Context: one part of a larger RNA
RNA sequence: CGCAGGAAGCUUGAGAGGUGUCGUUCUUAGUACGAGAGGACCGGAAUGAACGGACCGACGGUGAAUGAGUUGUCACGCCAGUGGCAUUGCUCAGUAGCCACGUCCGGAAGGGAUAAGCACUGAAAGCAUCUAAGUGCGAAACCCACCUCAAGAUUAGGCUUCCCGGGAGUAAUCCCCUAAAGGAUCCAAGGAGAUGACUUGGUUGAUAGGCUACAGAUAUAAACGUAGUAAUACGUGAGUCGAGUAGUACUAAUAAUCCGUGAGG
Numbered sequence: 001c002g003c004a005g006g007a008a009g010c011u012u013g014a015g016a017g018g019u020g021u022c023g024u025u026c027u028u029a030g031u032a033c034g035a036g037a038g039g040a041c042c043g044g045a046a047u048g049a050a051c052g053g054a055c056c057g058a059c060g061g062u063g064a065a066u067g068a069g070u071u072g073u074c075a076c077g078c079c080a081g082u083g084g085c086a087u088u089g090c091u092c093a094g095u096a097g098c099c100a101c102g103u104c105c106g107g108a109a110g111g112g113a114u115a116a117g118c119a120c121u122g123a124a125a126g127c128a129u130c131u132a133a134g135u136g137c138g139a140a141a142c143c144c145a146c147c148u149c150a151a152g153a154u155u156a157g158g159c160u161u162c163c164c165g166g167g168a169g170u171a172a173u174c175c176c177c178u179a180a181a182g183g184a185u186c187c188a189a190g191g192a193g194a195u196g197a198c199u200u201g202g203u204u205g206a207u208a209g210g211c212u213a214c215a216g217a218u219a220u221a222a223a224c225g226u227a228g229u230a231a232u233a234c235g236u237g238a239g240u241c242g243a244g245u246a247g248u249a250c251u252a253a254u255a256a257u258c259c260g261u262g263a264g265g
Base pairs, nucleotide, nucleotide: 001152005163006162007161008160009159010158011157015149016148017147018146021049022048023047024046025045026044027043033038051106052105053104054103055102060099061098062097066093067092068091069090070089071086072085073084074083075082076081110144111143112142117137118136119135120134164264165176166175167174168173177262182259183258184257185256186202187201188200189199190198207252208251209250210248211247212246213245214244216241217240218239224235225234226233227232
C1' cells in the first nucleotide's frame, strides 16, 4: 500500500514445512516343520539404543549476585573491626537463571489408492490362462491421519462485538461544528529481545524498585559478659545475603500530545 467505511477479538484452512529409525527379552511354543540336529510365520506383552521436542520438582553442572575461611601488602591514627589490590588473590559452599550427565513425552495405531508379487472369474483360442472386459489382496515409498506455520489464498475468506453531523447549493463545492471506536508517541517492566517487534502494566494501578514476611544460601557476625594464664569455648541455627514466592502505593509508571472522522465507489 492492498483486501471498496474504520476498529478490537476469535477463527476456517488453499498451501507449505516437520515427524517417519532399529534392536533385545518373555509369551504363543520347544508348538508347526524336521529322521535328528535344530526350530519358526502369525498374534500378544515388556524393555532398550540412537534421534527429536519440552522442562528444572528430584539428580548433577555453572553460578565474576551471595555467605564463610585464609595469605601477602596498603589504608582507615593505634588495638579491635573493616575496606582496596594481588587471575573472582586463593579456597570451601551455593539461590535464581541457563543447562545435561537429569526428568517427561514422541515415532505409533488406523484409513485410502497402489508397486513388485499373489489371486478370483474369464474369453480371444470349446482346453488352458491373474487380463483382453470385470474383481480382490498386497510395502518404511504416495494421499490422509499426528505436530507447526498459514487469507498478499490479489480467489485477499468467515464469525462476534464496537464507532461515526448539521447547514447552503441542481451539482461541483463551501461554511460551521466535531475529532468517535481504536491506535500510537511517552513511561514502569519482562515470560520477549541485537534494534524494531512481541507480552504485561500505566493511579479505576501490584509494572519495577523499596519495605515486610517466607522459601532458600552460608555457617554461629560485631560488641559485651562469663570461664580459662592463654589459644579458645559458651551466651548463638547467630549474623549477613536472599535474581525466588506472596503482601504492601512509600518511590517511579505524572502530565500531555499525535494519528484516526462524521454511515462508507
Molecule: large-subunit ribosomal RNA, domain VI
Organism: uncultured Ignavibacteriota bacterium